Background
Transfer RNA from a Deltaproteobacteria bacterium, 73 nucleotides, folded computationally. Its Rfam family is "tRNA". By type it is a transfer RNA. Rfam describes the family as follows. Transfer RNA (tRNA) molecules are approximately 80 nucleotides in length. Lineage of the source: Bacteria > Pseudomonadati > Myxococcota > Myxococcia. Its mean pLDDT, the model's own confidence on a scale to 100, is 81.

[in-house]
RNA sequence: GGGGACAUAGCUCAGCUGGGAGAGCGCGUGAAUGGCAUUCACGAGGUCAGGGGUUCGAUCCCCCUUGUCUCCA
Numbered sequence: 001g002g003g004g005a006c007a008u009a010g011c012u013c014a015g016c017u018g019g020g021a022g023a024g025c026g027c028g029u030g031a032a033u034g035g036c037a038u039u040c041a042c043g044a045g046g047u048c049a050g051g052g053g054u055u056c057g058a059u060c061c062c063c064c065u066u067g068u069c070u071c072c073a
Stems, first nucleotide, its partner, number of pairs: 001072007010025004019056001027043006049065005
C1' cells in the first nucleotide's frame, strides 16, 4: 500500500424479512436466613463508533471518516 471482518448497557455478547433496543454477569433496593454465602422479585443503566444519504420509518440498506483485528505484499 491492497483485500476482508468487527464497533450495540460498566464487562462479554445476541438482535431473523427495515417497524418492540435486549440477554448473561456486574450494580442498587426489597424478601427469605441469627449473620454471610446463596436464591427469588423489582429497578437503574444506551449518541446502536462519528457524519451523510435512501425510505412513511434505519442498529439493520448505500457512501465517507475514525478505531481495532486479520490476510496478502